[in-house]
Transfer RNA from Elusimicrobia bacterium RIFCSPHIGHO2_02_FULL_39_36, 76 nucleotides, folded computationally. Its Rfam family is "tRNA". Gene Ontology term of the family: triplet codon-amino acid adaptor activity.
């Protein structure tokens, strides 16, 4: 330098043709236990990477950019 992939809760990862943002795990609280684990059950927790189109409506489409990763070019 050229292509592709990915970015969504603390982690790890979902979300159908564009139509309430969700699971496990962690966390908090409570139940059970002589305590602790582990087991259940509530609960809390989000600018969906930034910005700007398009849409009645965007995580989902277009477009610029930020980051991260494969791949291929170029250099010597």
């Nucleotide at each position: 330098g050229g292509g592709c992939u990915g970015u969504u809760a603390g982690c790890u990862c979902a979300a159908u043709u564009g139509g309430c943002a969700g699971a496990g795990c962690a966390a908090g609280c409570g139940a059970c236990u002589c305590u602790u684990a582990a087991u259940c059950g509530c609960u809390a927790g989000g600018u969906u990477c930034c910005g700007a189109g398009u849409u009645c409506g965007a995580u989902u489409c277009u477009c610029g950019g930020a980051c991260a990763g494969c791949c291929c070019a170029c250099u010597a």
RNAcentral records the identical sequence in 3 taxa.
The RNAcentral record of the sequence draws on ENA.